[in-house]
Context: one part of a larger RNA
Molecule: small-subunit ribosomal RNA, 5' domain
Organism: uncultured Planctomycetota bacterium
RNA sequence: ACGAACGCUGGCGGCGUGGAUUAGGCAUGCAAGUCGAACGAGGAUAUAUCCUUCGGGAUAUAAGCCGAGUGGCGCAAGGGUGAGUAAUGCAUAGAUUACCUGCCUCUAGGAUAAGGACAACUUUGUGAAAACGAAGCUAAUACUUAAUAAUACUGAAGAGAAUAAUUUUCUUUAGUCAAUGGGAGGGUAGCAAUGCCUUUUGCCUAGAGAGGGGUUUAUGUCCUAUCAGCUUGUUGGUGGGGUAAUGGCCUACCAAGGCGAAGACGGGUAGCCGGUCUUAGAGGAUGGUCGGCCACACUGGGACUGAGACACUGCCCAGACUUCUACGGAAGGCUGCAGUCGAGAAUCUUUCGCGAUGCCCGAAAGGGUGACGAAGCGACGCCGCGUGAGUGAGGAAGGCCUUCGGGUUGUAAAGCUCUGUCAGGUGUUAAGAAAUAUAAGUGUGCUAAUACCACAUUUAUUUGACGAAGGCACCAAAGGAAGCCACGGCUAACUCUGUGCCAGCAGCCGCGGUAAUACAGAGGUGGCAAGCGUUGUUC
Numbered sequence: 001a002c003g004a005a006c007g008c009u010g011g012c013g014g015c016g017u018g019g020a021u022u023a024g025g026c027a028u029g030c031a032a033g034u035c036g037a038a039c040g041a042g043g044a045u046a047u048a049u050c051c052u053u054c055g056g057g058a059u060a061u062a063a064g065c066c067g068a069g070u071g072g073c074g075c076a077a078g079g080g081u082g083a084g085u086a087a088u089g090c091a092u093a094g095a096u097u098a099c100c101u102g103c104c105u106c107u108a109g110g111a112u113a114a115g116g117a118c119a120a121c122u123u124u125g126u127g128a129a130a131a132c133g134a135a136g137c138u139a140a141u142a143c144u145u146a147a148u149a150a151u152a153c154u155g156a157a158g159a160g161a162a163u164a165a166u167u168u169u170c171u172u173u174a175g176u177c178a179a180u181g182g183g184a185g186g187g188u189a190g191c192a193a194u195g196c197c198u199u200u201u202g203c204c205u206a207g208a209g210a211g212g213g214g215u216u217u218a219u220g221u222c223c224u225a226u227c228a229g230c231u232u233g234u235u236g237g238u239g240g241g242g243u244a245a246u247g248g249c250c251u252a253c254c255a256a257g258g259c260g261a262a263g264a265c266g267g268g269u270a271g272c273c274g275g276u277c278u279u280a281g282a283g284g285a286u287g288g289u290c291g292g293c294c295a296c297a298c299u300g301g302g303a304c305u306g307a308g309a310c311a312c313u314g315c316c317c318a319g320a321c322u323u324c325u326a327c328g329g330a331a332g333g334c335u336g337c338a339g340u341c342g343a344g345a346a347u348c349u350u351u352c353g354c355g356a357u358g359c360c361c362g363a364a365a366g367g368g369u370g371a372c373g374a375a376g377c378g379a380c381g382c383c384g385c386g387u388g389a390g391u392g393a394g395g396a397a398g399g400c401c402u403u404c405g406g407g408u409u410g411u412a413a414a415g416c417u418c419u420g421u422c423a424g425g426u427g428u429u430a431a432g433a434a435a436u437a438u439a440a441g442u443g444u445g446c447u448a449a450u451a452c453c454a455c456a457u458u459u460a461u462u463u464g465a466c467g468a469a470g471g472c473a474c475c476a477a478a479g480g481a482a483g484c485c486a487c488g489g490c491u492a493a494c495u496c497u498g499u500g501c502c503a504g505c506a507g508c509c510g511c512g513g514u515a516a517u518a519c520a521g522a523g524g525u526g527g528c529a530a531g532c533g534u535u536g537u538u539c
Base pairs, nucleotide, nucleotide: 001537002536004535005534006533007532008531011385012384013383014382015381016380017378018377024341025340026339028338029337030336033073034072035071038070039069042066043065045062046061047060048059049058050057051056080296081295082294089221090220091219092218093217094216095215096214099213100212101211104209105208106207107206108205109204110203112146113145114144115143121136122135123134124133125132126131152176153175154174155173156172157171158170159169160168161167182201183200184199185198186197187196188195189194222268223267224266229259230258231257234256235255236254237253238252239251240250241249271293272292273291274290275286276285277284278283298319299318300317301316302315321332322331323330324329349375351374352373353372357371358369359368360367361366388418389417390416391415398409399408400407401406422480424475425474426473427472428471429470432466437461438460439459440458441457442456443455444454445453483528484527485526486525487524488509489508490507494523495522496521497520498519504511505510
């Protein structure tokens, strides 16, 4: 010094911190959704009209509400753990003329014409269930085809530049690849359907940026030689394949190379770093919490989708284990938050809230979020406070010792005079909240427009889980709050009794066999104090 444990003891608060062992098995609940301003059905409610067998039904309206399905975005983030990994890792400094990048920002341009399906739904079938089919209907920002097209991509020609080399820039030319004019608001024409103008958001192509990532080079990165030789895709080349991209990454052929006492290969151990502990420093030890990177997700393997995964709460296969079963088959994965069993010296609540900070979706309102914010438990740690203050000698009583005179506990207590921290009671009361939105204004921009919309701004309204056993004021009351270890030397602190090499102590030296300051008890003393000792580990 500690993520500690054990023994005795234990008043309060603040801030931290808490499964280090079995990466053992897990009951239960929650931990990733959201959008109706992309789409077609459906439902409930209210109002109006019509019908009615008086039960109800049909239609319309609500830019209203609900929500299974198609579709979009997200689910690759956030959260957990350290099993593996001694280098496909990490740290530092570079390279990428060998690369990718959804959302975001900026710039330039575009957005034409068509088509056929599949869910939902209806009618049915199989099955115990999980689930799986058949026929029919339908929409879209889902899917497909065609048009147009560049500074994009592919090829050719010419000119220039750089290099050891592969290359690369510009010009010309041929070919190839797009899209949803969808959603919402306002105006206008029209009986309406719908058209036109406009604002905003979305879509397609190309370029640039930001942020993120891939690959790669150098140096550093534990023990072991009782591990000395290792290697055949091995080392290099050519052609081909593959990738976003270089490369034996893969493949065919050719050559026979490559690494190694500056420790290859093998074995053991281990996530790495910023940091942390110690120390005068140099070093040594360590990597929990917090931050960065990596790896893993029951065990092993594989790909799909996608900008991004070979994907913790996605898919497929195999295995072990658990559960359901009508025995034919199915389902599951807490190393998320709580919680449970086991093993262990040992590590917490099956709590509250999305009010704040972030993230995802949405135009927004808003929804979700065991991230996060809070509360709870544990003296596990650090820090702060308290358990009273003053006065009080006939040095009371009691205890202990005694040379029996006395000494000591000891101003300690009692008594007297005060104070009021904490805990308790009563009353009162915040900060954490600023936004968004709505309403009413003002200004600027857009525009045909004083609509709408966007931005800025003013006023009003609206939002707190916890905070709260808190703060403040008052009330009452010395009352409710001290232990642990040691006392032979090291090492601060001594006597009596019991025991008699016994019982026992002990970190080392060593104590104990009848006067033990060393064992046990008592009185006294010393040290630290809500802690004190012991054990373990590191310097």